Notes: Predicted 3D model of a 349-nucleotide part of an RNA (small-subunit ribosomal RNA, central domain) from an uncultured bacterium. The RNAcentral record of the full RNA draws on Greengenes. The coordinates come from a structure-prediction model, not an experiment, and the mean pLDDT is 88. It matches the Rfam family "Bacterial small subunit ribosomal RNA".

[in-house]
Context: one part of a larger RNA
RNA sequence: CUGGGUGUAAAGGGCGUGCAGCCGGGUCUGCAAGUCAGAUGUGAAAUCCAUGGGCUCAACCCAUGAACUGCAUUUGAAACUGUAGAUCUUGAGUGUCGGAGGGGCAAUCGGAAUUCCUAGUGUAGCGGUGAAAUGCGUAGAUAUUAGGAGGAACACCAGUGGCGAAGGCGGAUUGCUGGACGAUAACUGACGGUGAGGCGCGAAAGUGUGGGGAGCAAACAGGAUUAGAUACCCUGGUAGUCCACGCCGUAAACGAUGAAUACUAGGUGUCGGGGAGCAUUGCUCUUCGGUGCCGCAGCAAACGCAAUAAGUAUUCCACCUGGGGAGUACGUUCGCAAGAAUGAAACUC
Numbered sequence: 001c002u003g004g005g006u007g008u009a010a011a012g013g014g015c016g017u018g019c020a021g022c023c024g025g026g027u028c029u030g031c032a033a034g035u036c037a038g039a040u041g042u043g044a045a046a047u048c049c050a051u052g053g054g055c056u057c058a059a060c061c062c063a064u065g066a067a068c069u070g071c072a073u074u075u076g077a078a079a080c081u082g083u084a085g086a087u088c089u090u091g092a093g094u095g096u097c098g099g100a101g102g103g104g105c106a107a108u109c110g111g112a113a114u115u116c117c118u119a120g121u122g123u124a125g126c127g128g129u130g131a132a133a134u135g136c137g138u139a140g141a142u143a144u145u146a147g148g149a150g151g152a153a154c155a156c157c158a159g160u161g162g163c164g165a166a167g168g169c170g171g172a173u174u175g176c177u178g179g180a181c182g183a184u185a186a187c188u189g190a191c192g193g194u195g196a197g198g199c200g201c202g203a204a205a206g207u208g209u210g211g212g213g214a215g216c217a218a219a220c221a222g223g224a225u226u227a228g229a230u231a232c233c234c235u236g237g238u239a240g241u242c243c244a245c246g247c248c249g250u251a252a253a254c255g256a257u258g259a260a261u262a263c264u265a266g267g268u269g270u271c272g273g274g275g276a277g278c279a280u281u282g283c284u285c286u287u288c289g290g291u292g293c294c295g296c297a298g299c300a301a302a303c304g305c306a307a308u309a310a311g312u313a314u315u316c317c318a319c320c321u322g323g324g325g326a327g328u329a330c331g332u333u334c335g336c337a338a339g340a341a342u343g344a345a346a347c348u349c
Base pairs, nucleotide, nucleotide: 003321004320005319006318007303008302012317014201015200016199017198021194022193023192025088026087027086028085029084030083031082033081034080035077036076037075038074039073040072041071042070049065050064051063052062053061054060091191092188093187094186095184096183097182098181103177104176105175106174107173108172109171110154115149116148117147118146119145120144121143125136126135162169163168206247207246208245209244210243211242215241216240220236221235222234223233258316259315260314261313262312263311266294267293268292269291270290271289272288273287274286275285276284277283278282298305299304322349323348324347331342332341333340334339
């Protein structure tokens, strides 16, 4: 390389968008590049193969044939691929109607709670633990009442329930805005699938500048525990957590399962629509789209998967090839840095 693979053994890119490339629905007609058939030329000899022969055999040698699977020219065929033209509607998209949603962005508002401040009541404790101590408190704490300040998060509803490509999204109202779904079948007429590079998005932590800072809390300090305790427990506490605008670009970024299409028993929940029937609160049947559980065939090393496939097929991309060395070194690109991406070898088992 091929082959074989990628839920858990090595292996699916964190997710999208999309140029090139690769692949691509039905019908008709032309062309003939691929394809197929015939002919001609060429495909040196030796070698290889078959048959026969020569050295006593064999190796070796000789002869004949076949072969040299190729290339070129030419004459045809037209099913398939391609290409050109025409056409179709089921793939795809648009329109119209309809409802669902924590989808995104911005602004405004709300109540509970923690903390702090002021004032009142009130007096000796509070707090914390396995037990304590550090800590707070007679300069009046804790508790309680009233008022105020400020920041962050939104109890109940809440649900293997919803939305989003993924990351993720949850108080309320308003504005702007993306997508999906159902019904219809008016319009376009293959406009599609995938997608190396590219571009964009991307939790937390981290980082730059400027704000903000209630609670929590790396670092740090103290108290305990202990043989020790640079920890677990306790009292404090700074970055940070929050906001704006940049950067970073990684995660067990997980369903450890790439995307798309078609097909392949059933049963039972639930969410959003449609249709029919019975009916007032809903039920039954049915049909699309999501989200779960169970289960047959089949698959699987087993576990298990099973119409949301890990089944049966097709297309395209990514990735794997014994363990360690090592996601290291070197080089390059990116980054303010931290570092990220790409990514070996010697050696060793």